[in-house]
Annotation
Predicted 3D model of a 349-nucleotide RNA (Bacterial RNase P class A) from a Wenzhouxiangellaceae bacterium. Its mean pLDDT, the model's own confidence on a scale to 100, is 77. RNAcentral holds the sequence, with entries from ENA. Its Rfam family is "Bacterial RNase P class A". Rfam classes the family as a ribozyme. It is recorded under the gene name rnpB. Lineage of the source: Bacteria > Pseudomonadota > Gammaproteobacteria > Chromatiales > Wenzhouxiangellaceae.

Formats: sequence, structure tokens, C1' cells
RNA sequence: GGAGUCGGCCGGACAGUCGCCGCCGCAGUCGCGGGGGAGGAAAGUCCGGGCUUCACAGGGCAGGGUGCCAGGUAACGCCUGGGAGGCGCGAGCCUACGGAAAGUGCAACAGAGAGCAGACCGCCUCCGGCCUUCGGGUCGGCGGUAAGGGUGAAAGGGUGCGGUAAGAGCGCACCGCGUCGCGGGUAACCGUUGACGGCACGGCAAACCCCACCCGAAGCAAGGCCAAAUAGGGACGCCAUGACGUGGCCCGCGUCGCGUCCGGGUAGGCCGCUGGAGCCGACGGGUGACCGUCGGCCUAGACGAAUGACUGUUCACGACAGAACCCGGCUUACAGGCCGACUCCCUCU
Repeated sequence: GGAGUCGGCCGGACAGUCGCCGCCGCAGUCGCGGGGGAGGAAAGUCCGGGCUUCACAGGGCAGGGUGCCAGGUAACGCCUGGGAGGCGCGAGCCUACGGAAAGUGCAACAGAGAGCAGACCGCCUCCGGCCUUCGGGUCGGCGGUAAGGGUGAAAGGGUGCGGUAAGAGCGCACCGCGUCGCGGGUAACCGUUGACGGCACGGCAAACCCCACCCGAAGCAAGGCCAAAUAGGGACGCCAUGACGUGGCCCGCGUCGCGUCCGGGUAGGCCGCUGGAGCCGACGGGUGACCGUCGGCCUAGACGAAUGACUGUUCACGACAGAACCCGGCUUACAGGCCGACUCCCUCU
């Protein structure tokens, strides 16, 4: 100097004027003063939790989710650290990564054969026909063979030697694999100069399934409080001791009038609403995620719903986008710029 990996941060600045929405104080309803007013994603609404109402003894079934190990956390499908596998020269990155020696199932096309497999070509023995330069060649058939070719994503360990008619873990050596033991590690897992097994166990569980763990439902339009008018409801009292109904009549019962009280709902208003698993700093613990102690700070809260406009100066000329109960994550969008750690290549000293 070039190329790259990982982590973090900023997201125009300053000043003035006029507005908009909450809060506090003074006022008294004209207003004045003070102070605050979007984001790293406020987004998608995909997970997890708080909160609220309803349901609920416990356990089980069904259904859904998660899925290497350990830790963090209120919790998680998130994060941190580790293991294994894969990719990269490397810094580093990616992984639904439990179980296929419980059961059921699936594997297009190609191929002879796709699961305790398979003779299409080839190779080999034997038999028969023909040819022969007697070495053999060729055609057909009964068999043997998984070494070689060919098909496929995948064909039942690899290399070599022996062995054989040709072959084959058929035998042996080495490598690989499995089980057990031993050693290390909390564990996943790793190592093995050990023993045993010729290999027995192909793949797929984002196929059914099995195993382990987790999960009640709905959501702030949750939910709670105050509470008109009108209509309707309940209780008590009063009145003509009335009218109507109860198809003869009386009692009784019901309906109709007036008043007082009570309760529910609607309009409307208030709460929920933002002080919280909060932010900042220091110190301590931990590899880290994170946790603890101390000190400091208050930082939008609306309901037709605010956060804007203009002017001036300046720069690198400004991206994606805007709260609506709150919080922890994930994912997605983003002009341009800054910082730190590290890797590879080239050059110079």
C1' cells in the first nucleotide's frame, strides 16, 4: 500500500423567531414564567415475560412447541462459553446437531439389482457345435464370481500381500469402524502403547413415530371507577276501595294511576398511562453472557391523536423511517461516516 474478518458508535451542527402536545408554578379562565417532547430500528407482530379478566384440586389423554453440552436470565425458539461436523490459506463463518441394533413407511429417473441386495457387460470351470497354423479362437448352454466396467444422490469398509479355476475379510498386515475397559472433562465429548469383534450396524425422523423437557385462554377496544336524559326493572307506601280480566257471584289474584327509595346498563368523564426486570458512572466477581454494592439522574404519554415552519451561519448537503400498556429478544430496512481488535498478500527499512 492492497484485500478481508469481527465488534462498537454517529445518523447534520449552532443561533433566532413563530407555532403544536403534556407537566409544574403564578394567576383566574385572555394569559405569563419554567421545564420536557420519537428510534436504532418507534417497523414486521415472529418468540418470551410483566400486567389484567376469565377458568383451574391433583394426575392423565389430545394438541402445540423446543431438541449436542454447560451456564446466563423474570422467561425465551434469545445470549455466552464449550463440543462435534462442514467451509475458508487465515482472521473467522455456518449448522432443527436427540433416537434408524422399538415398530411402520419412503427413495423419482437411471439401473441387472435400492435392502438381511444384485449377474447387464466382463472374468472363470465344465459340457456341446463349428473352425484351427493344435497354442487356441468362436457360438450356445449349466454353474461360479461382487475383484474390473457400467447406472445412480446412495450399490454392504480402504490399500497391499497371500490365496483361488476366477474371485471374495476367505486368511494376514496396516489404516478405518464398533463394543468394552482405562485416562481426561461438571457434561457434550476427546484420547488410548489395552482387550475383543472380520465388520455384525447403508440413507431419510423440516415422514409417521419414540424419548426428554415446556405450554390454561384471551388481550389495554385487557380491565376498573364515577355516572345523566329517555325507556324499562325491583321494593315500599298512597288513592278512586275504582275500572278491566279471571264468561254466574263473593273472597282472592293479576293489570292499569301517583309518590319515595334502590340497583343494572347507555351517552359522557376518570383511572389503567408510564418510576421501570429503568438509565448513567465508579468499584468488585466472572473467560464471557451476566451479576452484586455504592453514588447520581427522571428521560413523550396522546385519544382526531403533539414533536412543525421560516430565517441566518456552516459542513462531508443529510439514509431507513415515526411512539399508542410496558419490557427482553429475533428478523427486516438504512445515504454517508467514525473508532477498536485481528488475518492474508506485496513493497521498503

The model forms 94% of the base pairs in the Rfam consensus.